[in-house]
RNA sequence: UAGAGUUUGAUCCUGGCUCAGGACGAACGCUGGCGGCAUGCCUAAUACAUGCAAGUCGAACGAACUUUCCUUUUGAUUGAUGCUUGCAUCAUGAUUUAGAUCUAAGUGAGUGGCGGACGGGUGAGUAACACGUGGGUAACCUGCCCAGAAGUGGGGGAUAACAUUUGGAAACAAGUGCUAAUACCGCAUAACAACAUUAAACACAUGUUUUUUGUUUAAAAGAUGGUUUUGCUAUCUCUUCUGGAUGGACCCGCGGCGUAUUAGCUAGUUGGUGAGGUAAUAGCUCACCAAGGCGAUGAUACGUAGCCGACCUGAGAGGGUAAUCGGCCACAUUGGGACUGAGACACGGCCCAAACUCCUACGGGAGGCAGCAGUAGGGAAUCUUCCACAAUGGACGAAAGUCUGAUGGAGCAAUGCCGCGUGAGUGAAGAAGGUUUUCGGAUCGUAAAACUCUGUUGUUGAAGAAGAACAUAUGUGAGAGUAAUUGUUCACGUACUGACGGUAUUCAACCAGAAAGCCACGGCUAACUACGUGCCAGCAGCCGCGGUAAUACGUAGGUGGCAAGCGUUGUCCGGAUUUAUUGGGCGUAAAGAGAAUGUAGGCGGUUCAUUAAGUUUGAAGUGAAAGCCCUCGGCUCAACCGAGGAAGUGCUUCGAAAACUGGUGAACUUGAGUGCAGAAGAGGAAAGUGGAACUCCAUGUGUAGCGGUGGAAUGCGUAGAUAUAUGGAAGAACACCAGUGGCGAAGGCGGCUUUCUGGUCUGUAACUGGCGCUGAGAUUCGAAAGCAUGGGUAGCAAACAGGAUUAGAUACCCUGGUAGUCCAUGCCGUAAACGAUGUCGACCAGCCGUUGGGAUCCUAGAGAUCCUUGUGGCGAAGUUAACGCGAUAAGUCGACCGCCUGGGGAGUACGGCCGCAAGGUUAAAACUCAAAUGAAUUGACGGGGGCCCGCACAAGCGGUGGAGCAUGUGGUUUAAUUCGAUGCAACGCGAAGAACCUUACCUACCCUUGACAUCCUGCGAACUUGGUAGAGAUACCCUGGUGCCUUCGGGAGCGCAGAGACAGGUGCUGCAUGGCUGUCGUCAGCUCGUGUUGUGAAAUGUUGGGUUAAGUCCCGUAACGAGCGCAACCCUUGUCCCUAUUUGCCAGCACGUAAUGGUGGGAACUCUAGGGAGACUGCCGGUGACAAACCGGAGGAAGGUGGGGACGACGUCAAGUCAUCAUGGCCCUUACGGGUAGGGCUACACACGUGCUACAAUGGCCGGCACAAAGGGCUGCGAACUCGCGAGAGUCAGCGAAUCCCAUAAAGCCGGUCUCAGUCCGGAUCGGAGUCUGCAACUCGACUCCGUGAAGUCGGAAUCGCUAGUAAUCGUGCAUCAGAAUGGCACGGUGAAUACGUUCCCGGGCCUUGUACACACCGCCCGUCACACCAUGGAAGUGGACUGCACCAGAAGUGGUUAGCCUAACUUCGGAAGGCGAUCACCACGGUGUGGUUCAUGACUGGGGUGAAGUCGUAACAAGGUAACC
Repeated sequence: UAGAGUUUGAUCCUGGCUCAGGACGAACGCUGGCGGCAUGCCUAAUACAUGCAAGUCGAACGAACUUUCCUUUUGAUUGAUGCUUGCAUCAUGAUUUAGAUCUAAGUGAGUGGCGGACGGGUGAGUAACACGUGGGUAACCUGCCCAGAAGUGGGGGAUAACAUUUGGAAACAAGUGCUAAUACCGCAUAACAACAUUAAACACAUGUUUUUUGUUUAAAAGAUGGUUUUGCUAUCUCUUCUGGAUGGACCCGCGGCGUAUUAGCUAGUUGGUGAGGUAAUAGCUCACCAAGGCGAUGAUACGUAGCCGACCUGAGAGGGUAAUCGGCCACAUUGGGACUGAGACACGGCCCAAACUCCUACGGGAGGCAGCAGUAGGGAAUCUUCCACAAUGGACGAAAGUCUGAUGGAGCAAUGCCGCGUGAGUGAAGAAGGUUUUCGGAUCGUAAAACUCUGUUGUUGAAGAAGAACAUAUGUGAGAGUAAUUGUUCACGUACUGACGGUAUUCAACCAGAAAGCCACGGCUAACUACGUGCCAGCAGCCGCGGUAAUACGUAGGUGGCAAGCGUUGUCCGGAUUUAUUGGGCGUAAAGAGAAUGUAGGCGGUUCAUUAAGUUUGAAGUGAAAGCCCUCGGCUCAACCGAGGAAGUGCUUCGAAAACUGGUGAACUUGAGUGCAGAAGAGGAAAGUGGAACUCCAUGUGUAGCGGUGGAAUGCGUAGAUAUAUGGAAGAACACCAGUGGCGAAGGCGGCUUUCUGGUCUGUAACUGGCGCUGAGAUUCGAAAGCAUGGGUAGCAAACAGGAUUAGAUACCCUGGUAGUCCAUGCCGUAAACGAUGUCGACCAGCCGUUGGGAUCCUAGAGAUCCUUGUGGCGAAGUUAACGCGAUAAGUCGACCGCCUGGGGAGUACGGCCGCAAGGUUAAAACUCAAAUGAAUUGACGGGGGCCCGCACAAGCGGUGGAGCAUGUGGUUUAAUUCGAUGCAACGCGAAGAACCUUACCUACCCUUGACAUCCUGCGAACUUGGUAGAGAUACCCUGGUGCCUUCGGGAGCGCAGAGACAGGUGCUGCAUGGCUGUCGUCAGCUCGUGUUGUGAAAUGUUGGGUUAAGUCCCGUAACGAGCGCAACCCUUGUCCCUAUUUGCCAGCACGUAAUGGUGGGAACUCUAGGGAGACUGCCGGUGACAAACCGGAGGAAGGUGGGGACGACGUCAAGUCAUCAUGGCCCUUACGGGUAGGGCUACACACGUGCUACAAUGGCCGGCACAAAGGGCUGCGAACUCGCGAGAGUCAGCGAAUCCCAUAAAGCCGGUCUCAGUCCGGAUCGGAGUCUGCAACUCGACUCCGUGAAGUCGGAAUCGCUAGUAAUCGUGCAUCAGAAUGGCACGGUGAAUACGUUCCCGGGCCUUGUACACACCGCCCGUCACACCAUGGAAGUGGACUGCACCAGAAGUGGUUAGCCUAACUUCGGAAGGCGAUCACCACGGUGUGGUUCAUGACUGGGGUGAAGUCGUAACAAGGUAACC
């Protein structure tokens, strides 16, 4: 230290994907009140207009100029005085001249000094001692600064400025002449510096310190101030040395990226010697010598990247990042180079080359924002061409001061963090309004209004900071110093200095006034309703929503969350124990290499001693500041800031300990090995040899077939096969023995004999003494197939051919048949190479087999027990997701290796290696999906298995399918042929009855509050005769009529008119529904409670052994019970009894008739209808398990549920019905409602279903005779009688029915006729004439009579019903109905045949098995092809980028050389030294050639992925229909 969603019908695992959290230099969308503090080009290290960003010093220097002081000159004006009144003098001094010298100040160039190496920017490069951390320098430098020591003497020659000449467009350059210095150059002085040398001490290898002697080397007598002015002095400067501080330089240990599809790299390379070079070490450079150096602990190469403090996240370990702030590094348009300097190879310096831009007189020049602002461009995206040096800091200066886009501030931006506000209290008529509604209400909601209050913020006005300390000036005091003064230093006072800014803050006045949005509301995830839409529009992070009732789209209301913000997108960490050190795995989920040997490496038995590398521990140093954390403090709080502490898990150094690991040494025997004595074996290699069988050859016998299959054919055979006999040939393989037996590392090994040879086991305990285990690379072996060469080839047999099968059949089956299989030699190196289980070692219950060896015992065996090596079965603990494993572990541990990280793409591409090839090995990515997988569970299914049942088959009887007709359906037709039902389970079904009506359809004509319901208003009784028009509905006119109740107000009913609410709909949705129904199926099943088992889904019960029609019952049993079903209870029928007796019955007794229960009477019988009895495997025998039950028998009317019916479990089929009815929603409202007339539902090339009638003699026809049951009847049944051939008509009795009627039952029996014929069978069709019903029989009724007389002679494939009072056959009745059955429902009459049996077909039940199915086999699913899109490989090439090698060329520059040329300082006059030029070396850009890597592109081409319902087949999942797979 929190989890959740998503694979399944459900479950448990494995495993990926997704979400909730935090963060950001962010961007985008909507919105936006204030303040504080931060932050703000992440992209083009792209190009830059304009301004600014580094200057300063006159106290280093000369000259110039300006002003000023001073001197000099000019002299306007004014005043005064004198007086001759216009002259003189004096004063004033505007203006003005000159200045060698001279006071003070300034300006801009120049010489000179210091600074431009800091500060500021950026992150291109860099995988490096670049950075971090810790060390080293005895191998180094350091301007300014500090401390200490010593000094600062004396000379010289130039040069810029300036003047002038020349060239040039300009930039600028050159010549001549003049001049100064703190510019430059000699000389003197000097050691503690440098070099050489001497000695001593010390140390860490080269060395260090001190010491002796010698040599070499320096400067500005400057500036300013004071003064007592030949000088002295203060301060600053200058020179040398030592030390410090600061800053740098170099070296080393360790640490931090990816790729091995980068495995070898390296010639200055590694080292040495000697030189050169540097501040300094060093191949840093050079000459010579040696041949080294690095690398699997990853060199080299390629890709990427500034590093760190830190920041984000996380429980932590970790992971990610490198904005702001700080440290280091690198860079300054690109590349190269040096100069100057203490410091640079220099952002705002120089030279050269390149690209670009600008100027130009075309000759030549100028430039570098990755400084601050700003512009263009790029981009999703990042600000003002602001103020000030007031503060902090920096440069220069003695200082004042100047400069400072560092910095301090302001501006812009919700970019972030923090804070505040948008009001507070009271307020129910729960206002209006919105939304919703079950119409009652609910909700927004105390919310608003209203009343009271406050004033943060806002507006206006007033007051108004801190940040200021310095420096300087001045005043006072003190200190040091000097001979003394000046000066200098310190302290205090005074004066002066503010960009921000009239800002922060404070006070006052005024008004609730000016200030709330965004996202979400299916689950995860807090929050739901209405309307719109209708797989459309759209949403979506994942799962997924949307196809007419969407809490998932859009809008509204409401609600939830956050709030000046809220969402979205992107990125990172987390969750993810999903790379697992903490903290995972590998039998079946991804994962043990095919096996062994063995190198490096890792790990390693017992004892003793030692060491101290690891380890533990103490101390010291360091780990910058900032940040995080804690405490305290400052802004009203907070953010923010300040102070202190802690922490920084690290590194280094010095100690301590010695258990463990390591090192070293010594020993041991148990690990390992050797020896000795035995043992078994298809272990391996080679040679030889044997019999059986197959085939072939020869010969004999023998004759027509053989062979082959599911059945056939191809094939062989009369040229003699097959068969049979004898002999021979050749090759391959070794029956029986033979076994979860043996051997081997694995692959694998099988006749027998011999030779050679490996390993193992048992026993013993003589020997060695840790010699061991594992094992990356490496090496060897390695089935089958395949390859190469040469042999061999009997059988078998890829390819191939033929025959079958089939829709096809490039298959399965059959007949042939070549490679191959065999041998030798060499390759290949893979398999489901499997125990899907790496090797080694230790430990942890048992039981039962078996191989090899051994021991002990006795009863001496085909014995028992024990030890051991193998090999099997069960099983405990334990383990596992489960299955399972279980001493041969998948248990408990240790050692080492290999391998895995979602599915697909893919074990594929490219590259490398191997191979003759086939191919093997190593091994990705783009893209795509939200799963893929394992085990187990319940179902369903199987051309899986077992058991059982059913008119399921079989055995029978009769049909259908053929004909004609009836009827229903499809189709077609039609204005309409209304609608529904559609495998079984639609089709004589809804419809128990379409001429009108029905009627829903079509055409035409009408009505619009309506044909029907409720409410309101007005009028009127209601109602109605007649007439006209019309097809009618209807319209108009006319006539009659004033009713009932009453409390006298009115009311009820009905009609007319009007207004709207509404009516109405056989319009849609049976996939929104209720109810009802069908079906599996009257099949025997379906479940529950408790308990138990299992992590769980679930299981158990319900399985098993029997039995039954039955989950019926019995027994057994971790189950015990229970419910719905079964059965029974109900109805009917079969027997008997009791009761009752009319309309039924009539035995006996009477009466009567031609006859009849007709009458009296009877209650026996039949019947009727109430109630009982009876049947329960109850009894007997047998079988069975002592059960349940079964078989047989007795009795009985009936015997094993007696027959029949009603009754239909849990559920299935989104089965049927919105058109019976009801009903949600939607739709229509002068019509999809209502009315009327006519038509249609009745059509007709055709197809199907269900029936009727037949095809005839078991029959037809004629005549006579006999026997039922159950029903119906008043808008009815209708007798008798009369008429009609008849259908029927007329008339009327009886009967609301055990009374009367319908109503003659028919088949049957008797007699006659017909005699096998399309008939005396059959009756369709048609003609004519009628009857009946009805308003009406044309479309379109039924029936009758006469005539006509079709098909049809028993029905192909196929198919249906039925097991007894059944089938078959015969008639009767009823419902519907005016009329209209061959249909439906019911009734009785006559009345069979057959069932061996369960192999097969169909359906069903139970158990079991397999499964990749669960929408459940009408399932799932594979591959080619076609089309579209996407990414990718190959490809003749093409175009870039980077780079290797070789060569050419060689700017600037540095170094070397130098015979040419030049030269102020010094000189011993010879030179020395320097410069120019030339040349050599190095070298940038560039060029040529040839390679490598990588990116982009490329006609065409390869496979892959994804797509709506395409095409062809059906490979896999069941025995998947040929088991599957490698």
Predicted 3D model of a 1526-nucleotide RNA (small-subunit ribosomal RNA) from uncultured Lactobacillus sp.
The organism belongs to Lactobacillus, within Bacteria.